[in-house]
RNA sequence: GGGGGUAUAGAUCAGUGGCAGAGCAUUUGACUGCAGCUCAAGAGGUCCCCAGUUCAAAUCUGGGUGCCCCCC
Numbered sequence: 001g002g003g004g005g006u007a008u009a010g011a012u013c014a015g016u017g018g019c020a021g022a023g024c025a026u027u028u029g030a031c032u033g034c035a036g037c038u039c040a041a042g043a044g045g046u047c048c049c050c051a052g053u054u055c056a057a058a059u060c061u062g063g064g065u066g067c068c069c070c071c072c
Base pairs, nucleotide, nucleotide: 001071002070003069004068005067006066007065010024012022013021018055026042027041028040029039030038048064049063050062051061052060
C1' cells in the first nucleotide's frame, strides 16, 4: 500500500427497515441469626463518528476512526 472482519448496557453478546433486548454483574425487597443460594421488582443505552437513501435506519449506502486477520 491492497483486501476482509468488527464497533449495541459495567463486561460478554443477540437484534434480516417499524417498541433497543438476553444471561452475568449491580440496586431494592422477600427469605436468613448475619450472609450465600433461591424468588420478585428496578436502575443502567446520543446503538463508535459524519453524511446519504427511506414515510421510517442499530439494521441499507458512502466516508472517517479504533481494534483483529490475510496479502504485499
Transfer RNA from Gadus morhua, 72 nucleotides, folded computationally. Lineage of the source: Eukaryota > Actinopteri > Eurypterygia > Acanthomorphata > Gadus. The gene name in the source record is tRNA-Cys-GCA-14-1. Its Rfam family is "tRNA". The sequence is in RNAcentral, with records from GtRNAdb.